[in-house]
RNA sequence: CCGUGCUGGACGGGGAGCUAGCGGUGCCCUAUACCUGCAAUCCGCUACAGCAGGGUUGAUUUCCGGGAUUGAGGGCUUCUUCCGGUUGGACUACCUUAGUUAAGUGGUGUUGAAGACCGGGUCCUGCGCGGCAGGACUGCUAUGAAACCCGCCAGGGCUGAAAGGCAGCAACGGUAAAUAGUGUGUUCUGGGUGCCGCAGGGUCACCUGGUUGGAGCCGGCUGGCUCAGGCAAGCUAUUGGGGUUGAUCGAGAUUCCGGUGCACGG
Numbered sequence: 001c002c003g004u005g006c007u008g009g010a011c012g013g014g015g016a017g018c019u020a021g022c023g024g025u026g027c028c029c030u031a032u033a034c035c036u037g038c039a040a041u042c043c044g045c046u047a048c049a050g051c052a053g054g055g056u057u058g059a060u061u062u063c064c065g066g067g068a069u070u071g072a073g074g075g076c077u078u079c080u081u082c083c084g085g086u087u088g089g090a091c092u093a094c095c096u097u098a099g100u101u102a103a104g105u106g107g108u109g110u111u112g113a114a115g116a117c118c119g120g121g122u123c124c125u126g127c128g129c130g131g132c133a134g135g136a137c138u139g140c141u142a143u144g145a146a147a148c149c150c151g152c153c154a155g156g157g158c159u160g161a162a163a164g165g166c167a168g169c170a171a172c173g174g175u176a177a178a179u180a181g182u183g184u185g186u187u188c189u190g191g192g193u194g195c196c197g198c199a200g201g202g203u204c205a206c207c208u209g210g211u212u213g214g215a216g217c218c219g220g221c222u223g224g225c226u227c228a229g230g231c232a233a234g235c236u237a238u239u240g241g242g243g244u245u246g247a248u249c250g251a252g253a254u255u256c257c258g259g260u261g262c263a264c265g266g
Stems, first nucleotide, its partner, number of pairs: 001266006009057003012030004020046005034054005063259008073249002076246001079243002082241005088235001091234002094230003098226004103222003106218003115212008123201006129194002132190006138183006149174003157166003
């Protein structure tokens, strides 16, 4: 140096998550990367940290270790006058109501404001008067009794010798009870009764008269302030995404350095 047969090794790795921890199943990244079974109400292990079975390759075109540069992706973090979701109603803005103020404006006021004092009314109680309504009594008018009411009583009747006398129906006139109307007067009762009277009370709420006073008063609109409510644009709180800062894990890529076994034969 060549050949044969072995063996270590290789046939993927990483991030988050799970876990006391490690690895795997599931998710994601890298990119190509043997097969079968197990496993999220998990599976297998214990720092030499998947287990079990099978297969291929196999030690300088391999495998392992280290350094440098680069670096997909992941989770963490800083900031954000970026874009959304949810929440709240502290603040700003806006809107509404109420109160207050009186700067502006308007009205009113020396033909006398505010304030003060005296009185009247509205209010309440009692009495009276009036009115209204109802009842009773009463006056008047009309109607009003077959008979048992009255007057007058035709006819008729009774009586009488007669003159005459007597009772008396109807009609007529009247009247009682009663009915209707109307009016005066008296009396009783009642009230969603009265520009009514008298007496007493009450209030300063309103209206009004007088006296005093001597310049303000009112609060419609604007403005200021306060309270309450509304809205949710800004804002507050929280959260998601984007961008950004820092540190971290890190597949893969490039490059450099180091290591790479045993047996037999030629």
Molecule: Bacterial large signal recognition particle RNA
Organism: Chloroflexota bacterium